[in-house]
Context: one part of a larger RNA
RNA sequence: GGCAUGUGGGGGAUGCCUGGGCACACGGAGGCGAGGAAGGCCGUGGUAAGCUGCGAGAAGCUCGGGGGAGUGGCACACACGCGGUGAUCCCGAGAUGGCCGAAUGGGGCAACCCGGCUGGGCGCGAGCCCAGUCAUCACUGCUUUGGCAGUGAAGCGAACCCAGGGAACUGAAACAUCUCAGUACCUGGAGGAAGAGAAAUCAACCGAGAUGUCCGGAGUAGCGGCGAGCGAAACGGAUCCAGCCCAAACCGUGGUCCUUGUGACCGCGGGGUUGUAGGACCCACAGGAGCUGUGAGUGAAGUCAGGGGAAGUCGCCUGGAAUGGCGCGCCAGAGACGGUGAAAGCCCGGUAGCCGACGACGAUGCACUCAUGGUGGUGGAGUUCCUGAGUACCGCCCGUUACGAGAAGUCGGGCGCGAAGCUGGGGGGACCACCCUCCAAGGCUAAAGACUCCCGUGUGACCGAUAGUGGACGAGUACCGUGAGGGACAGGUGAAAAGCACCCCAGUGCGGGGAGUGAAAAAGAUCCUGAAACGAUUUGCCU
Numbered sequence: 001g002g003c004a005u006g007u008g009g010g011g012g013a014u015g016c017c018u019g020g021g022c023a024c025a026c027g028g029a030g031g032c033g034a035g036g037a038a039g040g041c042c043g044u045g046g047u048a049a050g051c052u053g054c055g056a057g058a059a060g061c062u063c064g065g066g067g068g069a070g071u072g073g074c075a076c077a078c079a080c081g082c083g084g085u086g087a088u089c090c091c092g093a094g095a096u097g098g099c100c101g102a103a104u105g106g107g108g109c110a111a112c113c114c115g116g117c118u119g120g121g122c123g124c125g126a127g128c129c130c131a132g133u134c135a136u137c138a139c140u141g142c143u144u145u146g147g148c149a150g151u152g153a154a155g156c157g158a159a160c161c162c163a164g165g166g167a168a169c170u171g172a173a174a175c176a177u178c179u180c181a182g183u184a185c186c187u188g189g190a191g192g193a194a195g196a197g198a199a200a201u202c203a204a205c206c207g208a209g210a211u212g213u214c215c216g217g218a219g220u221a222g223c224g225g226c227g228a229g230c231g232a233a234a235c236g237g238a239u240c241c242a243g244c245c246c247a248a249a250c251c252g253u254g255g256u257c258c259u260u261g262u263g264a265c266c267g268c269g270g271g272g273u274u275g276u277a278g279g280a281c282c283c284a285c286a287g288g289a290g291c292u293g294u295g296a297g298u299g300a301a302g303u304c305a306g307g308g309g310a311a312g313u314c315g316c317c318u319g320g321a322a323u324g325g326c327g328c329g330c331c332a333g334a335g336a337c338g339g340u341g342a343a344a345g346c347c348c349g350g351u352a353g354c355c356g357a358c359g360a361c362g363a364u365g366c367a368c369u370c371a372u373g374g375u376g377g378u379g380g381a382g383u384u385c386c387u388g389a390g391u392a393c394c395g396c397c398c399g400u401u402a403c404g405a406g407a408a409g410u411c412g413g414g415c416g417c418g419a420a421g422c423u424g425g426g427g428g429g430a431c432c433a434c435c436c437u438c439c440a441a442g443g444c445u446a447a448a449g450a451c452u453c454c455c456g457u458g459u460g461a462c463c464g465a466u467a468g469u470g471g472a473c474g475a476g477u478a479c480c481g482u483g484a485g486g487g488a489c490a491g492g493u494g495a496a497a498a499g500c501a502c503c504c505c506a507g508u509g510c511g512g513g514g515a516g517u518g519a520a521a522a523a524g525a526u527c528c529u530g531a532a533a534c535g536a537u538u539u540g541c542c543u
Base pairs, nucleotide, nucleotide: 001542002541003540004539006537007536009534015528016492017491020463021462022460023459024458025457026456027455028454029452030451031156032155039100040099041098042055043054044053046078047077050074051073061094062093063092064091065090066089070082071081072080105114106113107112115134116133117132118131119130120129121128122127136153137152138151139150140149141148142147160191161189162188163187164186165185171178175225201208202207212239213238214237215236216235222230223229243444244443245442246388250270251269252268253267254266255265256264257263258261275422277387278386279385280384281382282380283379284378285377290375291374292373293372294371295370296369297368298367299366302361303360304359306355307354312328313344314327315326316325317324329346330345331335337349338348339347394416395415396414397413398412399411401409403429424439425438426437427436428435479486480485499527502514503513504512505511
C1' cells in the first nucleotide's frame, strides 16, 4: 500500500409521516371605491426583533347574541393582571381608524412641504394647535349671468364577454399571394354573465317558424401559388323556451312662427305595430279568462355563532402505553372523519337525524290574499290615408361571409349617384322569366351557454419535502440587477420536556465522562430512520 472484516465518524439517500400543494364536483358569491378602495408607509405590547392583529381610543373600545372556566395571539419566560357581578373565545351591529395612495385645498422626489375660509383652544408675543371645509368633469335645477345647489363619475380587481386597432417568428422544407391569425399585444366598455335574438330568415314547389349552446351532418360541399393549408351551411337530434315596445296614418291638447291658413313646426296624451298583409277612418257585436304594474297585509326557505345527540372504557394476556390478541356484551336514521402512549362504532371531538338567532344578509327578492290601474277582442264595408330616405338600388374601391376576383350572390364600410311607396319592396349564389318566400332602412328581451381572484362541503388508480405551488418553514422573503426584472436554500426529539438536578475533565469555551429522566439518549436539541461517496481505526491475509 491492497483486499477482506468489524467499529465508530462523516453525510443525509431510503422508509414512514404531513400543518402544504394539485385537480375536480356540487353549492354560494360574482365585486370593492370620494361614507376615501386595492395596496402600502409609520406606529401600536410591561419587557417586543419578526409574523399576526390593531390605529394616537392603536394584540384593542361599545352594544346585542352565543358560550361556561379559564385567560392576557404565534410564543413555551419573568413580572403584573383579568374572570360565575360570566372573562378569554365565537357571531352580528357600531365607534375609533395616523400618513400615502383615484388622492381630490396648493405643491411634491408616494407616505413629505405649504395654505385659504368658519368655529374653538394655548401663548406676553412672534406664533402654535384642534374640528370642519375648499380638486376636476358630466348632467339636472335655479340664477341678479358673477355663479350657486343637487346627483353622478373617477381608481382597483383572476378569468370569462363585446367593441376599436392589430403584428411577427413560424408553415409553405427558399419566398412574395397564402399561413401563423383576426392569434399575441394595445385601447375602450360592460355584466354576473356578456353578446345574439322575434325573419325584408331558411327551404324547395314539401315545408319550417326568434336567439344561443352541445352532438351529428363533416374533414363533407367548397375555397386554395388547386401548394402549404383553410373549411362551412341547410337539415336532424338534444338543452332551454317568451315574446314585446316605438315611428306613421287618425283624434285631442300646449307652445313657437307669420306668409292668418281647413297653416307649418316642436312637445305631450290617446291610437297603433302587421305580410294567409296590417293599421287608421266608418258600422255592428263583445265587454271576459289570462298576464302584468302599484299599494296594503300575511307567510316561508336559506346564510352568518351555536345546542343537544345512542352504545364497554368489562375480564385475561403482551407491552412503557391497548385502540392489539382471546373471551363476554351493547348501539346503530350514527360502522364519515380526526384524535387519544400501537390498530377504537360504543374513550374524546364529532357523524345520522333533530333543534336554534337579539341582529344582519338574503331582500327594492319569493309565495299567497285583498284593493286598484293597465293590458288583453271578433266580424264587416269602402280602397281615402299610413306602414322607418340621402335610405334601398346602381357604379368604383375595400372589408366580411369556409369562399384568395372568381360565374360572386349575401352582409357591412368609404366616395358618387339616387328610387318606389302596397297595382309597393327585398331574397331564393352573376343575370332573366315563371314560381316560392319574406317586409329593410327604429328599439327592448329571461332561460339553456363562458369564467373563478374568492367562500363552504366533498372527492381523488393526484404529490408526499430534488415531489406537490416559486413558496408545508418570518417567501415573492434572503440574495442578484441602475432598472424592467430574476429569485432560492430551508419540514420531523419524545406519548409527555419528563429538555439531563448533582459530580468530574476542560479555556466559566467547544465537546465529553458519570449520575438521573425516559420504553428507548446508539431519541440530547439541524435530536425518527440513518444508505453511499469520503476519511479514520481493529483484526486477518498478501506485497

Large-subunit ribosomal RNA, domain I from a soil metagenome, 543 nucleotides, folded computationally. It matches the Rfam family "Bacterial large subunit ribosomal RNA". The coordinates come from a structure-prediction model, not an experiment, and the mean pLDDT is 85.